[in-house]
């Protein structure tokens, strides 16, 4: 110096270009229990790394920038 590939919840992952962007663990309440724990009901948490652009419409396309990771010189 090139070339791939990742970044979405506190974590680890999902999400045909169309619904309010979801699951599990985690967290907080309430039931349960003498008490924890386990289990059961509920909530709360999210500028999709930033910016920009296509599209009626973007997490998804496309430009840039960062940052991580592999491969080549």
């Nucleotide at each position: 110096g090139g070339g791939c590939c990742c970044u979405u919840a506190g974590c680890u992952c999902a999400a045909c270009g169309g619904c309010c962007a979801g699951a599990g663990c985690g967290c907080c309440u309430c039931g349960c229990u003498u008490a924890c724990a386990c289990c059961g009901a509920g909530g709360a948490g999210g500028u999709u790394g930033g910016g920009g652009g296509u599209u009626c419409a973007a997490g998804u396309c496309c430009c840039u920038c960062a940052g991580g990771g592999c491969c080549c010189a």
The RNA shown here (transfer RNA) has 73 nucleotides and comes from a Pseudomonadota bacterium. It matches the Rfam family "tRNA". The family's RNA type in Rfam is transfer RNA. Its family is annotated with triplet codon-amino acid adaptor activity in the Gene Ontology. The source organism's lineage runs through Bacteria, Pseudomonadati and Pseudomonadota. The sequence is in RNAcentral, with records from ENA. Its mean pLDDT, the model's own confidence on a scale to 100, is 82.